[in-house]
RNA sequence: AAAGUUGGUCAGGCAAUCGCUCUUUAAUGAACUAUUUAUAGUGACGUAAAGGGAGGAAAGUCCGGGCUCCAAAGGGUAGAGUGCCAGGUAACGCCUGGGGGGCGAGAGCCUACGGAAAGUGCAACAGAGAGUAAACCGCCAGAAGUAGCAAUAUUCCUGGUAAGGGUGAAAGGGUGCGGUAAGAGCGCACCGCGCAGCUGGUAACAGGUGUGGCGAUGGUAAACCCCACUCGGAGCAAGACCAAAUAGGAAUCCAAUAGGUGUGACCCGCACUGGAUUCGGGUAGGUUGCUUGAGGCAGUUGGUGACAGCUGUCCCAGAUGAAUGAUUGUCCGCGACAGAACCCGGCUUAUCGACCAACUUUUCGU
Repeated sequence: AAAGUUGGUCAGGCAAUCGCUCUUUAAUGAACUAUUUAUAGUGACGUAAAGGGAGGAAAGUCCGGGCUCCAAAGGGUAGAGUGCCAGGUAACGCCUGGGGGGCGAGAGCCUACGGAAAGUGCAACAGAGAGUAAACCGCCAGAAGUAGCAAUAUUCCUGGUAAGGGUGAAAGGGUGCGGUAAGAGCGCACCGCGCAGCUGGUAACAGGUGUGGCGAUGGUAAACCCCACUCGGAGCAAGACCAAAUAGGAAUCCAAUAGGUGUGACCCGCACUGGAUUCGGGUAGGUUGCUUGAGGCAGUUGGUGACAGCUGUCCCAGAUGAAUGAUUGUCCGCGACAGAACCCGGCUUAUCGACCAACUUUUCGU
């Protein structure tokens, strides 16, 4: 200097003018209420001052919760989710740190990572043969025929063989040596695999020792399945309160051992109780929930880390047809993706750029 990897910060800046919305304070004060008719209380609209006012994803609604209600009677069956180990957390399918496997030269990255001897299924084509698996080419031996003086060559048959070749993603553990008629774990060495036990580690797992010629320990469970653990539902349009209005309406049909309702499905049980259709009528307004939180920031202690404890400090949007916009000037890196609606912890997706730190590799110079 270049190329990369990982983590973090910001999200146009500054100034002026006008505008929107919320909170607090102050005064005025429509209107209302109570009563002793004049006092007391509440206090709209507007005004003044001070302060606050969209995100890193507010998005997707994919997970987990807080909170509210069903609302407490339970039992069973199915169903769904997760899937290496240990921690963190309110909890999680999230995060952190390890282990196994894979990718990369490396820093690093990915991982849907329990079980294939519980069972079932699937693997086209090729190939002799693909899970109760095999002999196509070949190699060896024997017998018979033919050619040849013979050695030998060749055709067919019988037997042995799976080392060599071929097919395939994958072919009766691999490499080497010996041995054999030719071969083969047939024997041996090393590796692989099984079994037994030892060492280290909380564990996943790693490393050694001994032993056995060794089941085709084949693949696939993001195929069915088996195993382990976990699992009520609905949701702020939840829920609560106030005000107002009407018609506690009419007709028809069915039912009583039935049916209906009871907040995941189905069955049993329990509790309560009629159900369906048509016509007709009233209301849908306001307040609250609504923002002080599993909260932010700083320091410190513990921890590899996620994170936790302690101390101090701060209050940081609460709209409701939906609030932060417009104009001007200037600077520059020229501004992308994009707007809260009960709240929080994650994940995923979109994205113009700028900056900071650490690490890896290459080149050049000293």
Predicted 3D model of a 366-nucleotide RNA (Bacterial RNase P class A) from Gammaproteobacteria bacterium 45_16_T64. Its Rfam family is "Bacterial RNase P class A". Rfam links the family to the GO terms dimeric ribonuclease P complex, tRNA processing and ribonuclease P activity. The family's RNA type in Rfam is ribozyme. Taxonomically the source falls in Gammaproteobacteria (Bacteria, Pseudomonadati, Pseudomonadota). Its mean pLDDT, the model's own confidence on a scale to 100, is 77. The sequence was found by an Rfam model in a public genome assembly. The model forms 97% of the base pairs in the Rfam consensus.